About this RNA:
Predicted 3D model of a 73-nucleotide RNA (transfer RNA) from Candidatus Woesearchaeota archaeon CG10_big_fil_rev_8_21_14_0_10_30_7. The RNAcentral record of the sequence draws on ENA. Model confidence (mean pLDDT): 80 of 100. The organism belongs to Candidatus Woesearchaeota, within Archaea. Its Rfam family is "tRNA". The family's RNA type in Rfam is transfer RNA.

C1' cells in the first nucleotide's frame, strides 16, 4: 500500500429493500416465598459507526470516510 470479512440494545446475535427494527442473556418493577435463590409475568432499552447518492421507500443496493478482525507485499 492491495485485498477481504464485519460495525444493529449493555453483551452475543438476526434481519439482504416496504410489515411498529427483534430474540437470547442481562437490568428493573411486579407475583410468589419466612427471606433468598428459581419459576412466572411486564417494563426500559437502538442517532442500525459517520456523511453523501440511488429509489415512491434504504439496516438492507452504491460511493468516501472511520474503526475492528484476517490474508499478501
Nucleotide at each position: 500500500g492491495c485485498c477481504u470479512u464485519c460495525g444493529u440494545a449493555g453483551c452475543u446475535c438476526a434481519g439482504u429493500g416496504g410489515c411498529u427494527a427483534g430474540a437470547g442473556c442481562g437490568a428493573u418493577u411486579g407475583c410468589u416465598u419466612c427471606g433468598u435463590a428459581a419459576g412466572c409475568a411486564a417494563u426500559a432499552g437502538g442517532u442500525c459507526g459517520a456523511g453523501g447518492g440511488u429509489u415512491c421507500a434504504a439496516c438492507u443496493c452504491c460511493c468516501u470516510c472511520c474503526g475492528a478482525g484476517g490474508g499478501c507485499u